[in-house]
Context: one part of a larger RNA
RNA sequence: GCCAGGGAGUUCGUGGCCGUGGCGAGCUUAAGGAGCUCGCGCUCCGUAGGCGAAGGGAAACCGAAUGUCCGCAAGCGUGGCCUCGUGCUGCGCCCAGGGACGCGGUCCUAACCGGCCGAAGUCACGACCACGAGACCCGAUACCCCGCGAUCUACCCCUGGCCAGGGUGAAGCGACCCGAAAGGGCCGUGGAGGCCCGAAGCGAUUCUGACGUGCAAUUCGUCCGUCUGAGCUGGGGGUAGGGGCAAAAGACCAAUCAAGCGGGGUGGUCGCUGGUUCCUUCCGAAGUUGCUCGAAGGCAAGCCCCGGGCGAGGCCGCCGGUGGGGUAGAGCACUACUUGCGCGUAACCGGGGGUGAAACCCUGGCCGCUCUCGUAAACUCCGAACCUGCCGGCGCCGUGGACCCCGGGAGACGGGUUGGCCAGGAUAAGCCUGGUCGCCGAGAGGGGAACAACCCAGACCGGGGUUGAGGUCCCAAAGUCCCGGCUAAGUGUGAAAGCGAAGGGCGUCCGCGUCCGAAGACAGCGAGGAGGUAGGCUUAGAAGCUGCCACCCUUCAAAGAGUGCGUAACAGCUCACUCGCCGAGGUCGUGGGCCCCGAAAAUGGACGGGGCUAAAGCCGGGCACCGAUACCCCGGGGCACGCCCAGCUUUGGGCGUGAUCCGGUAGGAAGGCGUGCCGCUCGGGUUAAAGCGGGGGGGUGACCCCCCGUGGACCGUCCGGCAGCGCAGAUCCUGGU
Numbered sequence: 001g002c003c004a005g006g007g008a009g010u011u012c013g014u015g016g017c018c019g020u021g022g023c024g025a026g027c028u029u030a031a032g033g034a035g036c037u038c039g040c041g042c043u044c045c046g047u048a049g050g051c052g053a054a055g056g057g058a059a060a061c062c063g064a065a066u067g068u069c070c071g072c073a074a075g076c077g078u079g080g081c082c083u084c085g086u087g088c089u090g091c092g093c094c095c096a097g098g099g100a101c102g103c104g105g106u107c108c109u110a111a112c113c114g115g116c117c118g119a120a121g122u123c124a125c126g127a128c129c130a131c132g133a134g135a136c137c138c139g140a141u142a143c144c145c146c147g148c149g150a151u152c153u154a155c156c157c158c159u160g161g162c163c164a165g166g167g168u169g170a171a172g173c174g175a176c177c178c179g180a181a182a183g184g185g186c187c188g189u190g191g192a193g194g195c196c197c198g199a200a201g202c203g204a205u206u207c208u209g210a211c212g213u214g215c216a217a218u219u220c221g222u223c224c225g226u227c228u229g230a231g232c233u234g235g236g237g238g239u240a241g242g243g244g245c246a247a248a249a250g251a252c253c254a255a256u257c258a259a260g261c262g263g264g265g266u267g268g269u270c271g272c273u274g275g276u277u278c279c280u281u282c283c284g285a286a287g288u289u290g291c292u293c294g295a296a297g298g299c300a301a302g303c304c305c306c307g308g309g310c311g312a313g314g315c316c317g318c319c320g321g322u323g324g325g326g327u328a329g330a331g332c333a334c335u336a337c338u339u340g341c342g343c344g345u346a347a348c349c350g351g352g353g354g355u356g357a358a359a360c361c362c363u364g365g366c367c368g369c370u371c372u373c374g375u376a377a378a379c380u381c382c383g384a385a386c387c388u389g390c391c392g393g394c395g396c397c398g399u400g401g402a403c404c405c406c407g408g409g410a411g412a413c414g415g416g417u418u419g420g421c422c423a424g425g426a427u428a429a430g431c432c433u434g435g436u437c438g439c440c441g442a443g444a445g446g447g448g449a450a451c452a453a454c455c456c457a458g459a460c461c462g463g464g465g466u467u468g469a470g471g472u473c474c475c476a477a478a479g480u481c482c483c484g485g486c487u488a489a490g491u492g493u494g495a496a497a498g499c500g501a502a503g504g505g506c507g508u509c510c511g512c513g514u515c516c517g518a519a520g521a522c523a524g525c526g527a528g529g530a531g532g533u534a535g536g537c538u539u540a541g542a543a544g545c546u547g548c549c550a551c552c553c554u555u556c557a558a559a560g561a562g563u564g565c566g567u568a569a570c571a572g573c574u575c576a577c578u579c580g581c582c583g584a585g586g587u588c589g590u591g592g593g594c595c596c597c598g599a600a601a602a603u604g605g606a607c608g609g610g611g612c613u614a615a616a617g618c619c620g621g622g623c624a625c626c627g628a629u630a631c632c633c634c635g636g637g638g639c640a641c642g643c644c645c646a647g648c649u650u651u652g653g654g655c656g657u658g659a660u661c662c663g664g665u666a667g668g669a670a671g672g673c674g675u676g677c678c679g680c681u682c683g684g685g686u687u688a689a690a691g692c693g694g695g696g697g698g699g700u701g702a703c704c705c706c707c708c709g710u711g712g713a714c715c716g717u718c719c720g721g722c723a724g725c726g727c728a729g730a731u732c733c734u735g736g737u
Stems, first nucleotide, its partner, number of pairs: 001737006011133006018126006026051003032045005055062002067101004075093007082085001103118005136275002139272001143265006154239009163229001165197003168193001172189003176185003201226003207221001209220002241257001243253002278672006288301005303411001304409006313397003317394009329382001330380002335376003340371001342369003348365005415440003419437007445456003460636007470626003473610003479623001481622006492612002503597003507594007515586002524581005530554003535549003560575001564573002637662002639658008673726001675723005682716003691710008
């Protein structure tokens, strides 16, 4: 892991609410007792007590009236219509219940206002819920109490045992030498030491070796520390859990220690994690607001569900009217900042002038004014779209009962968004924080290669058809479809979308404009391109061509006091300009389309791929086709509503309608299937029960029925009741494999 078995909203009490039943201004017994009964239990007694029949007030205390209007259903009267019926509908009467306003009781008060209240309950059973209890189940880390432990280990006490060999050579003592002495030196002797080396022993340094499901829950090898001492060790004994013991590491106290282990309190508590068992039907959320020692939780509201009441309006949309608003934009009239000129200028600051300390004069700053360029979330003389209150119209919903009111049950209070629009941070992020609509969440199907939230579209079931988004060369359903143009870059073949900018391109296509051109343009080729003069100045030189100034005249078809290269300076080449040859367009500017460059990332690689070039690319136009659970048609089911029939009720059957019902997580509501047991009823079984294997059938489903085999003794139906009642999950428990 798998299989089997076990495995989680229970029980009691109190309360709320709904349903069913009994009795009803009343309802009801409790403990206990009596009788009956195989048993379960039943009947009766028992009136203590409880709830209700009056409320208001803390209390003292006081203490109730049914009036007017509106008006639903039903009923009655009367009229209209037609597919004539138990039909539809108009008006009126009466109007239970209901609503409004009064009225009354009481409290507060000087008085009002205002609050609460003004004749249906009670008992039992059942469903749901709350609270108290272990309270859906499993789960702590801990806390307290009572015990058990010092055979491990720490320390201590008593009594024993053990430490190869070698080295060093303290005191003391002796001989000799020196010395007056005290004493010193030397040689011996001697054998001290938490002395040295090193086995056993004790320890545990290195390889950070081996091993690392080991030989071993700490071992093995090697190296290493210590080895007469604060040494090691046998036996006996002592100290106990907030306690011991500790040469102190929070170490050790039986493989457990920042408080041992066992049992008990104990089903401790957990706002945290996990799990929570059959089916179908109807509806269907929220991740917001307020408060919270609150932010992983809760409570109230909002949002969902169920039941009841009422009885006619309700409203997200569109249009019009009438109010509200100060955003976008714009503007500078205010506030604040700001560009440039002008004018003025009392005070203040600086500079200047006259012999000049001052007055005075000129000028700058500062300040003010006219004009002018601007900026603003916290500026506004203005001011939309848009949003919104109210009124009216249209539309939609609603007597098949909306809106609203009352009661009960929830869930949820971690949201997301690569979507559209609008904001703030920082016009970065699969970024953070908001608003709004959509979507995902809780939404399947088709498309987008794949892909919660992008496009199409909201899936009851079966069958057939038509379309949507998107597509139609092959993978792969459908055009190698038609017409016109563009692209040569495999650009591209990508809706968003995985990119691509500033800036460039005599790439190519289309358009507009300027000027030149048969009196010959443009390009190319042939020829000329001169003289005064090497202009003047400068300079070593300066001759068209370092620089400065000027830039005239002549010859001519034309030729600059010179466009560039060049020289030290000249020379030389060339251009402008002119003629000739040639013979039809050319020059320049600007706009647009597609394309190119700009263009860098890590294994070889991505239009989904193959592949595609007058396309299978891009732009424009057209016709067809394919393509969903969408739409249409047929059949069926459920649900809702209406009608009819039956029935005491619950309900059952039939018919009709549904374009405007049937996606669905949390969750609410409803109806069912199955298991064990009990009561009652009716049955089956050795001519074969249950169970098991195989086969056939019914039901939307949980499940049910039949046949054959096996098996060999019990099993079921209807109605009603009671539950230890349904497993795939919980690192679930036990067993097996």
Background:
Large-subunit ribosomal RNA, domain II from a Promethearchaeota archaeon, 737 nucleotides, folded computationally. Its Rfam family is "Archaeal large subunit ribosomal RNA". A reference for the family is Yusupov et al. (2001), "Crystal structure of the ribosome at 5.5 A resolution", Science. Model confidence (mean pLDDT): 81 of 100.